Record summary:
The prediction has a mean pLDDT of 85. Small-subunit ribosomal RNA from an uncultured bacterium, 1477 nucleotides, folded computationally.

[in-house]
RNA sequence: AACGAACGCUGGCGGCGUGCCUAACACAUGCAAGUCGAACGAGAAAGUCUCUUCGGAGAUAAGUAAAGUGGCGCAAGGGUGAGUAACGCGUGAGUAACCUGCCCUCAAGUCUGGGAUAACCUAUCGAAAGGUGAGCUAAUACCGGAUAAGCCCACGGGUCUUAGGAUAUGUGGGAAAAGGUGGCCUCUAUUUAUAAGCUAUCACUUGAGGAUGGGCUCGCGUACCAUUAGCUUGUUGGUGGGGUAAUGGCCCACCAAGGCUACGAUGGUUAGCUGGUCUGAGAGGAUGAUCAGUCACACUGGCACUGAGACACGGGCCAGGCUCCUACGGGAGGCAGCAGUGGGGAAUAUUGCGCAAUGGGGGAAACCCUGACGCAGCAACGCCGCGUGGAGGAUGAAGGCCUUUGGGUUGUAAACUCCUGUCAAGUGGGAAGAAACAUCCUUCGGCUAAUAUCCGGAGGAAUUGACGGUACCACUGGAGGGAGCAUCGGCUAACUACGUGCCAGCAGCCGCGGUAAUACGUAGGAUGCAAGCGUUGUUCGGAAUUAUUGGGCGUAAAGAGCGUGUAGGCGGCUUUGUAAGUCAUUGGUGAAAUCCCCCGGCUCAACCGGGGAACUGCCUUUGAAACUGCUUAGCUUGAGUACGGGAGAGGAAAGUGGAAUUCCCAGUGUAGCGGUGAAAUGCGUAGAUAUUGGGAAGAACAUCAGUGGCGAAGGCGGCUUUCUGGUCCGUUACUGACGCUGAGACGCGAAAGCCAGGGGAGCGAACGGGAUUAGAUACCCCGGUAGUCCUGGCCGUAAACGAUGGGCACUAGGUGUGGGAGGUAUCGACCCCUUCUGUGCCGCAGCUAACGCAUUAAGUGCCCCGCCUGGGGAGUACGGUCGCAAGGCUGAAACUCAAAGGAAUUGACGGGGGCCCGCACAAGCGGUGGAGCAUGUGGUUUAAUUCGACGCAACGCGAAGAACCUUACCUGGGCUUGACAUAUACGGUAAAACUAUAGAGAUAUAGUCCCUCUUCGGAGACCGUAAACAGGUGCUGCAUGGCUGUCGUCAGCUCGUGUCGUGAGAUGUUGGGUUAAGUCCCGCAACGAGCGCAACCCCUACCUUUAGUUGCCAGCGGGUUAUGCCGGGAACUCUAAAGGAACUGUCGGUGACAAACCGGAGGAAGGUGGGGAUGACGUCAAGUCAUCAUGGCCCUUACGUCCAGGGCUACACACGUGCUACAAUGGCCGGUACAAAGGGCAGCAAUACCGUGAGGUGGAGCGAAUCCCAGAAAGCCGGUCUAAGUUCGGAUUGCAGUCUGAAACUCGACUGCAUGAAGCCGGAAUCGCUAGUAAUCGUGGGUCAGCCAUACCACGGUGAAUACGUUCCCGGGCCUUGUACACACCGCCCGUCAAGCGAUGGAAGCUGGGGGUACCCAAAGCCGGUGGCCUAACCUUAGGGAGGGAGCCGUCUAAGGUAAACUCAGUGACUGGCGCU
Repeated sequence: AACGAACGCUGGCGGCGUGCCUAACACAUGCAAGUCGAACGAGAAAGUCUCUUCGGAGAUAAGUAAAGUGGCGCAAGGGUGAGUAACGCGUGAGUAACCUGCCCUCAAGUCUGGGAUAACCUAUCGAAAGGUGAGCUAAUACCGGAUAAGCCCACGGGUCUUAGGAUAUGUGGGAAAAGGUGGCCUCUAUUUAUAAGCUAUCACUUGAGGAUGGGCUCGCGUACCAUUAGCUUGUUGGUGGGGUAAUGGCCCACCAAGGCUACGAUGGUUAGCUGGUCUGAGAGGAUGAUCAGUCACACUGGCACUGAGACACGGGCCAGGCUCCUACGGGAGGCAGCAGUGGGGAAUAUUGCGCAAUGGGGGAAACCCUGACGCAGCAACGCCGCGUGGAGGAUGAAGGCCUUUGGGUUGUAAACUCCUGUCAAGUGGGAAGAAACAUCCUUCGGCUAAUAUCCGGAGGAAUUGACGGUACCACUGGAGGGAGCAUCGGCUAACUACGUGCCAGCAGCCGCGGUAAUACGUAGGAUGCAAGCGUUGUUCGGAAUUAUUGGGCGUAAAGAGCGUGUAGGCGGCUUUGUAAGUCAUUGGUGAAAUCCCCCGGCUCAACCGGGGAACUGCCUUUGAAACUGCUUAGCUUGAGUACGGGAGAGGAAAGUGGAAUUCCCAGUGUAGCGGUGAAAUGCGUAGAUAUUGGGAAGAACAUCAGUGGCGAAGGCGGCUUUCUGGUCCGUUACUGACGCUGAGACGCGAAAGCCAGGGGAGCGAACGGGAUUAGAUACCCCGGUAGUCCUGGCCGUAAACGAUGGGCACUAGGUGUGGGAGGUAUCGACCCCUUCUGUGCCGCAGCUAACGCAUUAAGUGCCCCGCCUGGGGAGUACGGUCGCAAGGCUGAAACUCAAAGGAAUUGACGGGGGCCCGCACAAGCGGUGGAGCAUGUGGUUUAAUUCGACGCAACGCGAAGAACCUUACCUGGGCUUGACAUAUACGGUAAAACUAUAGAGAUAUAGUCCCUCUUCGGAGACCGUAAACAGGUGCUGCAUGGCUGUCGUCAGCUCGUGUCGUGAGAUGUUGGGUUAAGUCCCGCAACGAGCGCAACCCCUACCUUUAGUUGCCAGCGGGUUAUGCCGGGAACUCUAAAGGAACUGUCGGUGACAAACCGGAGGAAGGUGGGGAUGACGUCAAGUCAUCAUGGCCCUUACGUCCAGGGCUACACACGUGCUACAAUGGCCGGUACAAAGGGCAGCAAUACCGUGAGGUGGAGCGAAUCCCAGAAAGCCGGUCUAAGUUCGGAUUGCAGUCUGAAACUCGACUGCAUGAAGCCGGAAUCGCUAGUAAUCGUGGGUCAGCCAUACCACGGUGAAUACGUUCCCGGGCCUUGUACACACCGCCCGUCAAGCGAUGGAAGCUGGGGGUACCCAAAGCCGGUGGCCUAACCUUAGGGAGGGAGCCGUCUAAGGUAAACUCAGUGACUGGCGCU
C1' cells in the first nucleotide's frame, strides 16, 4: 500500500459496486424449458341461455382447456472448481486428415403409391409407480416405386499441385422430397362458385458456396520434491484390417526391438488455466473473488441411446451409498440453477417485483416461456460525494483540570448578535428510460393473369413502465434532528494529575510496573483520522535478507584434502561462404473489458460512454553481415614435440654401513643401583649398577641441516645400484589452437583403526604397582599388552591450514636465499650487471569492517568449478548408499532464542611478564587470642529491654557522662488550636507567683496578690470559643542538600588546539634516566594548560633584635634558719612579637656537557630537618531523614503533648576493644629528686583543726606566668620478702562508713576492716611499631550534681632493638600481554544428577488411507456370433425369402471378492537424545 475479509466501539444521507474464501455437506417448499391448432387425429367441464314429460335435451362456453402423434428447442443460458501438472490452459501455426442444425447466396426439384400406430374405446394386472391384451384412426410420423446432377461408388485416362491431394470428366452402378396457410380465376374442368389450376408465403428434397460454431495435430511457455534415477510390452515402429466426421496403437492380427531420461524420464505432493488483480522505481514477488475467454464436473462409479451437436445439471440404463413412500410384493429422488432450510464456520443477503428494457427458445403472427436479465430488499463490506452550520463575539464567564497559588488551560470554544438553508422532515408538482414488432390509415415499389393477396420502403395514428409517484424541481418552518474511534516512552504527531506498587496490567520491536509510572487504570488536555476508527489475518514493499538488474566465501556462514579427466561452459590472429543468434523492415495476430492519454454523460466524483495509445509476445516478408555460431583456406604468439645442458630428502625395488639402546655369554669388582620436588614401588649378595671383551636382534638414521630442496596434496632425510615421474635453463627446428576449467566418474590420500601372515630392540594406549591429593579412574615414578616395523588387503577422515579453488593478463619498488643462462672483469675463482624460474621478508598505489594483503594479492579484469544465506536443535533423525566393523558420504523437521558471530577500543582481571613503592614481608621489640574484671556487639529474654552503625571502612562507634531528667521504649493516669509559632473574628480579664486541699504526679479547686502605655477609641500581654493551622526521634539516606568514612597524602585525573583513525578512541600522559612525587632532565606529532605533588600556613630545633611582669637573678646592696624575700638589674633562662638561617649554595666523584645521585666540609639543623593542617577526577545507590535542612507519603481526642513508675544496667552463651595480673628488671615499708601541659567564681581552695580513711569544719588567696588543684611517678638511697598460688594477684563477698543528689532498691563513686577466686606468660591464629619511635612511668583536661573513665583527647619523664634484602603474603603505581569479563574474577561459565513442561526420533504391535499387480465373479451396455423363437410395409413361383426383433453365447468391463507385497499417515507399553524453566 492492498483485501470477497472477520472482530471491538460507534453510526446521518446518497450514488456506484460487492457479498459461503469453510462442508463438490445434506436438503423441506416454490419457481428456473418450453412452444407450435398456419403438421395431425380426437376433444371436455363449470357457468350462462332456451326447451322440458322435471328424468333430461339443445345452444353457447369451444374446436377452448387438458392430453396424445409430429416438428423445433431441451448440447444454449445459469452454477461450481471436486478432479486435472495435461496439448488442460496461454500463444502462434497446421488440417491436401475433418464436421457444422437453424441463417444467407446460387442451381435443380417437390412425381406416384402403401401399411401401420398413439390418443380414443374396451378388457385386465398393480397399494402405487406403471403395465399388458383386443379394437378404431390421422399426419410435415413411417415405408416402397419413379426421376435426378462427378452427389456417392468401381474402372479409365486429362489438367493443376504446396504431391497420403485438388479439379473437370468417359463408361457402369447407386441414392430424394411433405405439405400448411392466404388470395385469385389468366389457362383447364364443372361453371352460383370452387379446385385437381394459378399465385403469394412458410415449410420440404438434392447439390455448390458462404457465415458461424466446433473436432484433431504441432512449436514454445506453464508449481514443488533427486531423502523419487531409472521408466516402458500396446510399450516404439512397420504391414494389413477394424473403427471414427476425421489422422493416429484409438482397437486388432502378424513382424521387428524399439521408445523416454540428468536440458530431470518415472514416482510423490499441491493446483483448474488465462485476460487480469495487488504490490514494486523497475526487474520481480504474490494471487486467479466479482467481469470476460476456456476447460472440467453435475450424489459416487460405469455405460451407451437420440441428435447437426451430448456420452447430456433440471434425459435414459446399471451398480453403490443416502433420504423418502409402501398394502413389504415393490417404487421415488438428486439445488455445484434462483430464493430458502439445517449443518460447518470468525464469516457472507430476500422462500421479493417484472418480462417495461436487453438477450434467448418456439410460432406466419398475435403471443407464450425465460430466478438469463432488469429492478427492488438486507449488510458502512468497499470506493466516491455531502452534511452535522457560517460570520462576529473577552470580563478571556461559569464549571472541569493543573498550579510555583501569581496564574495557566479547556477557549472564540460557549453564552450573546447577525446570517445561510445542503441533508433529514412536511406539502405540492413530476420525468427520461419507449423504440419497435404487430394493427389501422395514406403513399411508392416488387411478385403476378391480376387494380386481389402477399412482400419491401416512407409518413401518420393509437397502444405498452417492474423500478415508481422514484430521480428531479418548487415551497414551508427553523440552527432547530445528526460524532465518533484510536493514540500521546522511542521508532511516531501528541503531557500532566490522581490511583496502583514486579500487584493489577501493558507490549509491533526495544521494553514499562518493586511508593514520586509522560509506558498500567481513570480524568483533564493534546495529536491523528473521521461515518468511521482501531485490532486481527493475509500478500507485496522496505529486504541488495536468494543479489538477472543487484551479494558474498583469509579471520564474520561459506574454497571440495589433492589430482587426472567425461559431458557441459568459455576460448588466439588472418580469410571465404552462410545467415541460426543479432539488427532493421513488411504483413498477420496479440478477443472484449482492465491500466494509460484525450474527449464526453450523470450538479462533482466514484461510475459509465466514445476515440487513441499500449499489450514489452508469437508467427511471417524482405534485407544487413560488424560481433557470436557453423563453414573454407591459412598463420604462430597460446599449447605441445625434438635437441643440448642442470638441480633435487620426488617415487618404487634390491643391497649395504656405523653410532646408540636392550638382551645373552665371559672377565674385573662390591653394595648398592635406579628414580624424584621429596620419595616409594622396582633391580641387586643367586653379585646388580659400573667397567672390559665377544655375540644376537630390531628400529631409527646425530653432525651436514638452512623461513634450503623436491612433490598435486598427503608427504619425503645414512650410503650404493637399477627402474621411473615431474620440473628448470639454453638454442634452433617441427606440429598448427591441439587450449582453460571441469557436474558426474576414476585415482591418490597423515595418524589412528580393521583383516591375514610375519617381526618385535626401544617406545608405549589399555592394565598392574608406587607416589601426590579431600579424592586423583590424571599430571610424576617403576613395569607393561595391543600398536608402532614388513608383506598383502580395507578404511577415506584431520586445525588434510596459507583456515586463501584453478587458469590467463595487467599494476612502484627494496632486500635475502635455491637452480640455470648471458654480459663485464680476471690467468682463474669470486665480486658486479642483466635475465628466466622457485622460495622468504619489508613496503607504494589500490583493496579491506578492521586486522591485514600488497607481482607468490585479499589490487584491476576475463573464464570455469565448488560452497554460503541468523544462533541452537545438528552434521543429529529418517531414508539411500559405501564399509568386515568402527564408521563415512548425502542430510532435514518440529521446537526454541533475540541473538550467535568478526575485528578493533577503553577499562577491569590473570595462581601472565617487566619496573617500582608501603611496618607489606623479612629482621626485631611489645602485645591480643588462655584468666578475672570493665566496656561495646550479637543472640536470647522481656510489657519495654528505644533507634542507628555490620569485612577492611560496625562492635570503649553516634554517646565529651542513661539513678530522675536525658529518653526517642514500656505500663498506667491526663489534655485536644494543643508543650511551641503566626495571623483573624468574637468574648473576657491581667497573667505569673505564693498559700491551702485532693492526688503518684500531671492537674483541679479555693484563697492571697493585683500590670504597662494611652490621643481614653484602644494597644501590648494573657484566658476562653471558632476556623486556619501547630506538632511527629513516624517511613523512605534507594527521592535529596549538607557533612563524613574509604581507596589514599596513593600520584595520579583531565582539558584546549593540532595530528592519526570510518569509528570507539589514540597521541600529549608512551620511551631513556631520575625522584617521596606526572619531581625534574633529555628525546618525541605534538604544543600548551588546569585540578592534584611540592611550596606558601602553624608547632618544634638554632641565633639575633625588641620588650621585661605576675616570669628570671649573673654581678651590686639589704634581710632570713631558709626562700628573688626586698632594693635593684635586663646579662641568662623564659615569655611573645618581628626577623635571620638551608638553597644541592659549596668541594670531590658518578652521570649523557642534563636532571640527579653518592661522599665530604662548614653548620644548631643537609638534601622534604621532625610534626601538624592541607585529601585531585572519582569509587563504594558506603554512612547519616535520630545533629540540621528538605521532596513525597503517613498520623491528627493521636504515630501529637503532659505526668508517675519501669526499661535502655536483663543473662545459658558467642565475638570485638581494653584494664589488671600471673611476679624478684618484682612486691611491701621508709627516706629522697626532677616535669610539661592544662583547669578554676553555682569554681579551684591554701595554712589550721577533727577523722585510720573517704572526708568534715573552716576559710587566707585567686577571674589567675602572681593564688589554688598539685603530692608527679617510674628513678635514686636504705630495709624486708626468697620462688610459694606466695608479703604475687586482686576478683568475689560480708560488715561499717563518706560524698553528690528531691531521691543511690532496681542502678553511683569512694573509704576502712575482713574475705582472698581465676591466673604460674596463654592452641590455631593475629595486632602495633623504624627514633625521642616502641616499650614503660605518671600528669592534666573535656563531658559532669555525682559517676560505673580501665574510655577519649592532651602532656611530659625514662628510653631501646632491628631492617641482609624484595623470593614470598597483603595493598598500591607505571608499561606490556591474554581475555568468551564490562554488575567488570565475589566475573563468566561446563557437564552429570533431581523436578516440571514442550515438541521430536526409535519401538513389539494396532488402526486407517492410497495407487498398482495377479486371480475370481461380473450388472447395464456397445460390438460380434447364433438357432428349432417372433415378425405390418419390400420381393415372391404365395411355399417362402430379404430385412428386423426378442432370446442365448462370446470379447471388453464398473462395483464387489481373494492373495502377497509396496507406500503414506495416526496411535503405541517402553526407550533415546533435544529445548525451556